[in-house]
RNA sequence: UGAGUUGGCUGGACAAUCGCGCUUUAUUUAUAAAUCGAGGAAAGUCCGGGCUCCAUAGGGUAGGACGCCAGAUAACGUCUGGGCAGCGCAAGCUGACGGCAAGUGCAACAGAGAGAAGACCGCCUGAUUGGCUUCGGCUAAUCAGGUAAGGGUGAAAGGGUGCGGUAAGAGCGCACCGUGCAAUGGGUAACCGUUGCAGCAAGGUAAACCCCGUCCGGAGCAAGAUCAAAUAGGGAUGCAUUAGGCGCGACCCGCGCUGCAUCCGGGUAGAUCGCUUGAGAUAUACGGCGACGUAUUAUCCAGAUGAAUGAUUGUUCUCGACAGAACCCGGCUUACAGGCCGGCUCACACU
Numbered sequence: 001u002g003a004g005u006u007g008g009c010u011g012g013a014c015a016a017u018c019g020c021g022c023u024u025u026a027u028u029u030a031u032a033a034a035u036c037g038a039g040g041a042a043a044g045u046c047c048g049g050g051c052u053c054c055a056u057a058g059g060g061u062a063g064g065a066c067g068c069c070a071g072a073u074a075a076c077g078u079c080u081g082g083g084c085a086g087c088g089c090a091a092g093c094u095g096a097c098g099g100c101a102a103g104u105g106c107a108a109c110a111g112a113g114a115g116a117a118g119a120c121c122g123c124c125u126g127a128u129u130g131g132c133u134u135c136g137g138c139u140a141a142u143c144a145g146g147u148a149a150g151g152g153u154g155a156a157a158g159g160g161u162g163c164g165g166u167a168a169g170a171g172c173g174c175a176c177c178g179u180g181c182a183a184u185g186g187g188u189a190a191c192c193g194u195u196g197c198a199g200c201a202a203g204g205u206a207a208a209c210c211c212c213g214u215c216c217g218g219a220g221c222a223a224g225a226u227c228a229a230a231u232a233g234g235g236a237u238g239c240a241u242u243a244g245g246c247g248c249g250a251c252c253c254g255c256g257c258u259g260c261a262u263c264c265g266g267g268u269a270g271a272u273c274g275c276u277u278g279a280g281a282u283a284u285a286c287g288g289c290g291a292c293g294u295a296u297u298a299u300c301c302a303g304a305u306g307a308a309u310g311a312u313u314g315u316u317c318u319c320g321a322c323a324g325a326a327c328c329c330g331g332c333u334u335a336c337a338g339g340c341c342g343g344c345u346c347a348c349a350c351u
Base pairs, nucleotide, nucleotide: 001347002346003345004344005343006342007341008340009339010338012316013315014314015313016312017311018310020037021036023034024033025032026031039322043333044332046331047330048329049328050327051220052219053218054217058253059252060251061250063216064215065214066213067212068082069081070080071079072078083097084095085094086093087092098211099210103209104208105205106204120151121150122147123146124145125144126143127142128141129140130139131138132137159177160176161175162174163173164172178200179198180197181196182195183194184193185192186191224273225272226271227270234264235263236262237261238260239259244258245257246256247255283296284295285294286293287292
């Protein structure tokens, strides 16, 4: 200097004028003043909770979610660190990461054969017949036997490489790797090594069914509560009253309540609460590799309800992207113009 990778911040600013919303104060009751007033994702509605109700709230079956180890957290399918596997020269990135010898499946076609699955082309031996012959043998066809090292098919073919051995071959034997078992070292662990023994294979796939382990009530602020007002404390049908029915995500047991279900018709749909002080954000210190935790400091940071922050002018600048709260919080995922600040890796050049 270039290329790459990873982390963080920002997301126009200032001034004036007019205009909006909550709260507070004052009083002239309708005005004035003051503070504050959309996000890093407010988005998706995907997870986890707080809160409210069912409701007094337990067990099981089915169902669902997660799945290496250790931690963080209110909790999670989230995050942090580590292990292993894959990709990358590397920094780094990704992982739906328990079990295939419990069982059942799936892998078209090709191929001899696709799972406890094989002999197509070959290679070797023998026999018979024919041809050639330098009489050692060579060669063609057929049959029998041996073989899975070579070739072919396929995404994948009975562990791999090498040496020996054999009629030709083969873990047939040996060495190394791999696999299994045992001992042992490091580590909390997942795992990583070391040594020894054994020729030891019958593969892949569970984001296939399944098995194993752990966890799991439901509905949701249009939850729910209070006040006011109005109407017709209306009508019909069915079941039931020793039992039956109803309620609790499905089913069973258990528990609770005591009538339940359907249809027709009529009235109201207004106000208040929930509604913002938070498992809070900020700053500092300490502990921890880190996620995070503890303590102190200063401070109150939107609560609308057909839905509040807009318009104009001037200056400036990096010339402006994605995009608006509706009960709240912790995550994940997706979108994002421009600008700024770091860490690390590789290449080249100079000193």